[in-house]
RNA sequence: GGGGGCGUAGCUCAGGGGAUAGAGCAGCAGCCUUCUAAGCUGACGGUCGUGCGUUCGAUUCGCACCGCCCCCG
Numbered sequence: 001g002g003g004g005g006c007g008u009a010g011c012u013c014a015g016g017g018g019a020u021a022g023a024g025c026a027g028c029a030g031c032c033u034u035c036u037a038a039g040c041u042g043a044c045g046g047u048c049g050u051g052c053g054u055u056c057g058a059u060u061c062g063c064a065c066c067g068c069c070c071c072c073g
Base pairs, nucleotide, nucleotide: 001072002071003070004069005068006067007066010025011024012023013022018056028042029041030040031039049065050064051063052062053061
C1' cells in the first nucleotide's frame, strides 16, 4: 500500500428500515438471612465510533474518516 471483519450500557453481546434500543454479568437500593454468600425484586446506566448522504423515517442502507483485529504484498 491492497483486501476483509468488527465498533450498540462499566464488561460480554443481541437487534440488519418504523415499538419508549434490549439481555446477561458487574455496580446501586430493597427483601430474605444472626451476619456474609446464594436466591428474589426494583430502579439506574446509551451522542448506537465521527461526519456526510439516501429515505417520510437510519442503530440498521451508501460513502469518507477514526480505532481495533485478520489476510496479502
This is a predicted structure of a 73-nucleotide RNA (transfer RNA) from a Gaiellales bacterium. The organism belongs to Gaiellales, within Bacteria. Rfam family: tRNA. The family's RNA type in Rfam is transfer RNA. About the family: Transfer RNA (tRNA) molecules are approximately 80 nucleotides in length. The sequence is in RNAcentral, with records from ENA and MGnify. The same sequence occurs in records of 2 taxa.